[in-house]
RNA sequence: CUCAUCAAGAGUGGCGGAGGGAAUAGGCCCUGUGACGCCCGGCAACCUGCCUUUAAGGCAAGGUGCCAAAUCCUACAGAGAGAUCUGAAAGAUGAG
Numbered sequence: 001c002u003c004a005u006c007a008a009g010a011g012u013g014g015c016g017g018a019g020g021g022a023a024u025a026g027g028c029c030c031u032g033u034g035a036c037g038c039c040c041g042g043c044a045a046c047c048u049g050c051c052u053u054u055a056a057g058g059c060a061a062g063g064u065g066c067c068a069a070a071u072c073c074u075a076c077a078g079a080g081a082g083a084u085c086u087g088a089a090a091g092a093u094g095a096g
Stems, first nucleotide, its partner, number of pairs: 001096006011040001013039003019030003024075004041067003046063002048060005071090001076087004
C1' cells in the first nucleotide's frame, strides 16, 4: 500500500496495587467489592492441517488475534422536523 472483517463469543482463578477505556477534544463509563497489566484459563476461526465437495461445508487448533460497554459514543459528509439513519475518515486485527 491492497483486500477482508470489526453489534456474536470468552473466568466467582493466581500475582500485583492505581488508575483505565489508542491519540486530541467533549461526553459517558469501569475501578481498593481491586480495575489496567502479567500468568493461567477461555473465546473465535483470518492463515494453517485433514476430510468431503459443484458451489461450498465439516473437524482440529499449529501461527496470529481477542476476552466491559458497537471500534463505548460523538467530531467529517449526506438524508431527516426530530429521534435517528447511511457513508467517510481515523483506528484495530488478519492475509498478501